[in-house]
RNAcentral holds the sequence, with entries from Rfam and Ribocentre. This is a predicted structure of a 120-nucleotide RNA (SAM riboswitch aptamer (S box leader)) from Heyndrickxia coagulans. It matches the Rfam family "SAM riboswitch aptamer (S box leader)". The family is grouped with related families in Rfam's "SAM clan". The coordinates come from a structure-prediction model, not an experiment, and the mean pLDDT is 81.
RNA sequence: UUCUUAUCAAGAGAGGUUGAGGGAAUGGCCCGAUGAAGCCUCAGCAACCUUCAAUGCUUUUACGCAUUGAAAAGGUGCUAAGUCCUGCAAGUUAUGGGAUCAUAACUUGAAAGAUAAGAA
Numbered sequence: 001u002u003c004u005u006a007u008c009a010a011g012a013g014a015g016g017u018u019g020a021g022g023g024a025a026u027g028g029c030c031c032g033a034u035g036a037a038g039c040c041u042c043a044g045c046a047a048c049c050u051u052c053a054a055u056g057c058u059u060u061u062a063c064g065c066a067u068u069g070a071a072a073a074g075g076u077g078c079u080a081a082g083u084c085c086u087g088c089a090a091g092u093u094a095u096g097g098g099a100u101c102a103u104a105a106c107u108u109g110a111a112a113g114a115u116a117a118g119a120a
Stems, first nucleotide, its partner, number of pairs: 001120008013042005021031003027085002043079003048075002050071008083112001088109009
């Protein structure tokens, strides 16, 4: 870097250093000299990998698989705003219009992205 699978409405920040950007991309809307991004230290959140227990399943009778619950030493991740909203497709409702349609709100799905585990 690519592929597969799963998850993404919850949760959790201080100090030091430095000094102007940052929130992926489009359009918005935000954050930022009352200090952005980066780096360092410490802390926290969560429970993907991990461990344990209960229940269930079976042409491998075994913690093999599934569900639920518990734990947190280690490997990652994360600690403004729903993945900040949106972008593509379909649909619903309201308003305007003779109609195609336009605008607004909403729903579902996809794409993209992020993270983990596995593989190349």